[in-house]
Molecule: transfer RNA
Organism: Penaeus monodon
RNA sequence: GUCCUUGUGGCGUAGUGGUUAUCGCGAUUGCCUUAAAAGCAGUAGACUCGGGUUCGAGUCCCGAUGAGGACG
Numbered sequence: 001g002u003c004c005u006u007g008u009g010g011c012g013u014a015g016u017g018g019u020u021a022u023c024g025c026g027a028u029u030g031c032c033u034u035a036a037a038a039g040c041a042g043u044a045g046a047c048u049c050g051g052g053u054u055c056g057a058g059u060c061c062c063g064a065u066g067a068g069g070a071c072g
Base pairs, nucleotide, nucleotide: 001071002070003069004068005067006066007065010025011024012023018055027043028042029041030040031039048064049063050062051061052060
């Protein structure tokens, strides 16, 4: 330099173009306990960025950018 894959809470992960974006771990509040752990019930927390298509975009298209890989 060319090409391919990929970017979703703190971490991992699901998501036929259409309901309030899923689940696990973690965090946190309450209950329980003498206290803690475990358990139970809650809460907060995410679509890399800019455009486009569409009635509607995490999803499709283009560009940028981060990461990984192949070739030279």